[in-house]
């Protein structure tokens, strides 16, 4: 040095007509309990990895970079 993947909430990941940011744990507050767990309910939590660009409109599409995991060399 080239090619390829992925890159979203703290973790694990979803997200196809381009138009609502999502679940599932965890986290916090109520109720339940003698307590703790387990159940219910409510709710905090996001730069979609960064720039740029294309569009009325980008987590999605096009450039350029950074990480990280793989192949060649």
């Nucleotide at each position: 040095g080239g090619g390829g993947a992925c890159g979203u909430a703290g973790c694990u990941c979803a997200g196809u007509u381009g138009g609502g940011a999502g679940a599932g744990c965890g986290c916090c507050g109520c109720c339940c309990u003698u307590g703790c767990a387990a159940g219910g309910c409510g709710g905090a939590g996001g730069u979609c990895g960064g720039c740029g660009g294309u569009u009325c409109g980008a987590a999605c599409c096009c450039g350029c970079u950074c990480g990280u995991c793989u192949c060649c060399a």